[in-house]
RNA sequence: CAGAACGAACGCUGACGGCGUGCUUACACAUGCAAGUCGAACGAGAAAGCUCCUUCGGGAGUGAGUACAGUGGCGCACGGGUGAGUAUAGGUAGGUAAUCUACCUUCUAGCGAGGGAUAACUUCCCGAAAGGGUAGCUAAUACCUCAUGUGGUAAUGAAACAUAGGUUUCAUUAUUAAAGAUGACCUCUGCUUGCAAGUUGUCACUAGAAGAUGAGCCUGCCCGGUAUUAGCCUGUUGGUGAGGUAACGGCUCACCAAAGCAAAGAUGCCUAGCUGGUCUAAGAGGACGAUCAGCCACACUGGGACUGAAACACGGCCCAGACUCCUACGGGAGGCAGCAGUGGGGAAUAUUGCGCAAUGGGGGAAACCCUGACGCAGCGACGCCGUGUGAGUGAUGAAGGCCCUCGGGUUGUAAAACUCUGUUAGCAGGGAACAAAGAAUUCUGGUGAACAGCCAGAGUUUUUGAGGGUACCUGCAGAGGAAGCACCGGCUAACUCUGUGCCAGCAGCCGCGGUAAUACAGAGGGUGCAAGCGUUGUUCGGAAUUAUUGGGCGUAAAGCGCAUCGAGGCGGCGUAAUUAGUCGGGUGUGAAAUCCCUCGGCUCAACCGAGGAAUAGCGCUCGAAACGGUUAUGCUAGAGGAUGGUAGAAGAAAGCGGAAUUCCCAGUGUAGAGGUAAAAUUCGUAGAUAUUGGGAGGAACACCAGAAGCGAAAGCGGCUUUCUUGGCCAUACCUGACGCUCAAGUGCGAGAGCGUGGGGAGCAAACAGGAUUAGAUACCCUGGUAGUCCACGCUGUAAACGAUGAACACUAGAUUUGGCGAGAUUUGACCCUUGCCGAUUCGUAGUUAACGCGUUAAGUGUUCCGCCUGAGGAUUACGGCCGCAAGGCUAAAACUCAAAAGAAUUGACGGGGGCCCGCACAAGCGGUGGAGCAUGUGGUUCAAUUCGAAGCAACGCGAAAAACCUUACCUGGUCUUGACAUCCCCGGACAGCCCAAGAAACUGGGUUUCUCUUCGGAGCCGGGUGACAGGUGCUGCAUGGCUGUCGUCAGCUCGUGUCGUGAGAUGUUGGGUUAAGUCCCGCAACGAGCGCAACCCCUGUCUCUAGUUGCCACCAUUCAGUUGGGCACUCUAGAGAGACUGCCGGUGUUAAACCGGAGGAAGGUGGGGAUGACGUCAAGUCCUCAUGGCCCUUACGACCAGGGCGACACACGUGCUACAAUGGCGAUUACAGAGGGUAGCGACCUUGCGAAAGCGAGCUAAUCCCAAAAAAGUCGUCUCAGUUCGGAUUGGGGUCUGCAAUUCGACCCCAUGAAGUCGGAAUCGCUAGUAAUCGUGGAUCAGAAUGCCACGGUGAAUACGUUCCCGGGCCUUGUACACACCGCCCGUCACACCACGAAAGGUACUUCACCAGAAGUCGUGGCUCUAACCAUUACGGAAGG
Repeated sequence: CAGAACGAACGCUGACGGCGUGCUUACACAUGCAAGUCGAACGAGAAAGCUCCUUCGGGAGUGAGUACAGUGGCGCACGGGUGAGUAUAGGUAGGUAAUCUACCUUCUAGCGAGGGAUAACUUCCCGAAAGGGUAGCUAAUACCUCAUGUGGUAAUGAAACAUAGGUUUCAUUAUUAAAGAUGACCUCUGCUUGCAAGUUGUCACUAGAAGAUGAGCCUGCCCGGUAUUAGCCUGUUGGUGAGGUAACGGCUCACCAAAGCAAAGAUGCCUAGCUGGUCUAAGAGGACGAUCAGCCACACUGGGACUGAAACACGGCCCAGACUCCUACGGGAGGCAGCAGUGGGGAAUAUUGCGCAAUGGGGGAAACCCUGACGCAGCGACGCCGUGUGAGUGAUGAAGGCCCUCGGGUUGUAAAACUCUGUUAGCAGGGAACAAAGAAUUCUGGUGAACAGCCAGAGUUUUUGAGGGUACCUGCAGAGGAAGCACCGGCUAACUCUGUGCCAGCAGCCGCGGUAAUACAGAGGGUGCAAGCGUUGUUCGGAAUUAUUGGGCGUAAAGCGCAUCGAGGCGGCGUAAUUAGUCGGGUGUGAAAUCCCUCGGCUCAACCGAGGAAUAGCGCUCGAAACGGUUAUGCUAGAGGAUGGUAGAAGAAAGCGGAAUUCCCAGUGUAGAGGUAAAAUUCGUAGAUAUUGGGAGGAACACCAGAAGCGAAAGCGGCUUUCUUGGCCAUACCUGACGCUCAAGUGCGAGAGCGUGGGGAGCAAACAGGAUUAGAUACCCUGGUAGUCCACGCUGUAAACGAUGAACACUAGAUUUGGCGAGAUUUGACCCUUGCCGAUUCGUAGUUAACGCGUUAAGUGUUCCGCCUGAGGAUUACGGCCGCAAGGCUAAAACUCAAAAGAAUUGACGGGGGCCCGCACAAGCGGUGGAGCAUGUGGUUCAAUUCGAAGCAACGCGAAAAACCUUACCUGGUCUUGACAUCCCCGGACAGCCCAAGAAACUGGGUUUCUCUUCGGAGCCGGGUGACAGGUGCUGCAUGGCUGUCGUCAGCUCGUGUCGUGAGAUGUUGGGUUAAGUCCCGCAACGAGCGCAACCCCUGUCUCUAGUUGCCACCAUUCAGUUGGGCACUCUAGAGAGACUGCCGGUGUUAAACCGGAGGAAGGUGGGGAUGACGUCAAGUCCUCAUGGCCCUUACGACCAGGGCGACACACGUGCUACAAUGGCGAUUACAGAGGGUAGCGACCUUGCGAAAGCGAGCUAAUCCCAAAAAAGUCGUCUCAGUUCGGAUUGGGGUCUGCAAUUCGACCCCAUGAAGUCGGAAUCGCUAGUAAUCGUGGAUCAGAAUGCCACGGUGAAUACGUUCCCGGGCCUUGUACACACCGCCCGUCACACCACGAAAGGUACUUCACCAGAAGUCGUGGCUCUAACCAUUACGGAAGG
């Protein structure tokens, strides 16, 4: 990260329908509506309008007993909203014998007689208003009194039942109710037809008993975080009594007692409405608590009560506060967390809609009224579900797009075209269900004296629809109106092109982008989902990454330093009993909805309905008794005791001892001693060190001594004594589970450190000095104080380690060792066999990531404790506890990162180890670095000084030849299908030669008029056209090829097998040996390949063949192998031979091999060359060539002239020549090899001092020429000097090549005669025909080497050896490196930013304490007022206000 989910938001897009769903700031709210109703409780009671009358002022009737308002009743405690507060509200199961309950239902008994007020209304007054007051009138189902008392309540007594409180019944006494309204009837009574009385119906009222419903209170269990909150509480805990409540209760009060809660977490703090359920998950769990449902809490904030059945009351009251509004400034009004709606906030959430038609609620007898509950509609893809955007046929695979290897591929049956369909949207028409009730009327039943009335039921008729222009059905037309979004590097389904060039950007993680980007952006194509798709946020999952299911702790994070132990957890064998654990049955509950199953209704689905199943848990009850618990009684295997032995540096105290260091005294003795890598500081002539004798003092105990012993650990070491603890063995005598482990607590606890007092020899932090060093606050040295020692206290930590908690049991062995036994045996002992307890090493099974562990487990199990949960921050901060302090214990977060870590592997590396090699060092010889010059490079300069090469492995390199050309550079002059290639068309010569302008390219003119042919044409040239040419332009980091380098180093690999989870290992390591992974032996390896070696070439010896141009011993001959002759020799160039550790001796493992020897031209690879493994260095080269991509195309192409590549303050590399006498100069005399030559080498001869010139024989070469070899030798001269050394530089004069030597050639002659007297630091080559030295030739080339390549001549020195430097090979070891030590990485400082801690002070909030205190309730005193009652005459009393 892939999955699922959401009241979501954002981006792009958007056809339809159904069902759902939709403020974050408990922020503030304009406006409207959201709780009224009853005239059948009561009194009072309009107006407009209309009609009539009128004396025109008005009146009457109607409207109407209507409207508005009032008294009264019921309702307003429901319904609706919100989640601020609340860690107990809530859930669940119970209790209430400790309670209440309006309306409703049932039952019982009633409803008698009176009284006085008061609103409304009228009058007057106050006020802006809200409102208030005075006086007067009046009614009730308002209020009050009396009567009655079934009953209720209280007290007392008795009985029955129950027993923790009590319940029921009976008796007596006391006390205590009421209200009417409205219909109907007239048989009896009264009066007037009808009314009253009466009767009767309905509704209401009173007292009570039950029910139902609703509510209160109490209890068990369950339900967040934090111990860096450990003690909390004073009405607190209980009692007695009283008050209060519907009711128990410290609920409240008085008195008494001092309790109560808490480590199973009280108290505090933070967070939070709880639940049914929702999401996720295999489950267990985890997260959440929108919509729906139950409970709770709240209603601007805080407090309070009133009324009432119920409130401490969302749309009631009072008070305080904040805010808003009105005001005449005196005072008033308000509370959307009801429905809409507004502002603000925010990423973000709707209409100031319709209707009471349905369902439900309130009032009413009812009609009916009210109802933003509710039913509907509107807005939003916010979610879920459904439907569509067409179907069939259609290949020449159209066009266009994109890609391309240019062939083609793909988009793609896709389109077009043809044939169809008609969902949906549109238009038109039709058209349900949701309606049941109610009213009127008829009938039946009940009540009743009754035909009345009322109640109940049935029939008929009639009326009621917001949604609604509804759902649904039919017709019409027409493919017509209806597809997007994200992704395409891996995870993860899907690939190419272009642009960009570490930029722009992407990114969930890894990461992508620096010129060929499947990762950015666009396009084509593809993939996925689809009216949506992506992104963001959040939750669960994956994550066994908190592990109950289901993890770990030797080294990865993690075992407390060790022990002790009264909480807790766990616990041996047998019997019996019991049952709060456990198991089983039954039963109650576990609301409905949801989830699941079945069936059904909307066309399906979402959605909805019905039934069923399920539900952890809790309560009650019955049963079982194995396990666990409890009780009782036993046992001995655990544990402990006893007796007898035994080892020990186990602990504490006291005493004693010798060796050594230091110091002091004395003697001997003299100049050093000491110390170090080397020194110095230091001590010493005031006598040290050394040595002898004597003394003082402190600390530690050599040898024995051992991976030996003891102890819980820390730790313990001279000897003796005393005291003390633990272990082990034997016996099996006693007790009888007495045990194990342990949070907290307690004790012990190295060293350092602290306090007090001693002691102080040696050693030695700090400190001082001397050295070292860039520095040296270090290592080294000389001194030296705390301390180290003792006593008494404190501290409480260590890599306190076996980095391994304790206990018990089980699971192969081998070896060594300490202690105690047994057996057997011996004269005795050892050895031997064996038991138990310790201590090492190895090892099987097993285990482990591996390393390893392995009866002393890290194996297999049980019990208990401690601890861990990415790295850093952090051995930390803050707080708390401890400490004299130092500090210790406990212990976070912000922030940062995508790692950190373990074990093992392969490499590389090491100022790690072992073995070995190389001109690697050493031993030598000669150089470079100093001088002059040559040449290359850097730098600088310039129009240009073309480009490349860069440590070794660039720099006499590409370049085996820059005067022009080369040439790529610069300046100037020119060309544009081009200097060069192919194709097409036209024309014919073109070229050459001559002339003119020009620096030339080139231009103009003149002259001349081609070749072949298969007769088509072709070659060649000119002109035209466009495809194209061309590029030494870029990229060697896109490449091929070629090359350098490690390195001619001995290595690099593979197959099969084996080992390992794996990376990998083995082989390839080991013992020998070699130049060599060369060979031998051994071996879980056996074989093989590329390398090594050999095969190839040259060279060294010989043989054979051959004998010109080569050779000449012999015979002639010549100036001369010149010629005849010969081919023996040399030589040439073909073929062979030869060398293989083959032979001998020794060593060695009877090996490989090495050493020595013989023979041999050559001996152990004879010498030299060619030959370069797997790979490394993104080594070098796009300027040899080839080539992808990019770039230029009247130029970055092409041509020409001139210039440049040759510059010159300087720096470096490579060379040449020298500095001289081993030499220079002059004269003279010898001896090579290998090459080259016809556009060539060029003899002889002549001329010139010479370079050369003239002539030109010979030679296509063992024939002729270049060609003289030089050093060497002999003779002479110079004589140590800037020279007879050295030759630079410069002047003059020449030669040669070449169109052309000015920039810029080589050579010759004359003259000139610099520097330089052997070279600092440093550095290079070379081991024998080598170095050194001497000359010779060749390639390139017209000319031009001090370079390069090759050749021979002369011809040394040294190697003890592998310690060191450099490079390399093998084995091994360490590693924090892997771009591989040129690695990695630490700290300070500087600057900027982020986060956290501290900080005087300030603000807000919470808690505690105190002061003041509104409204209000209760109590109480005084005063005052007053209809009902009392009392009678008083301005009376009063229990009421």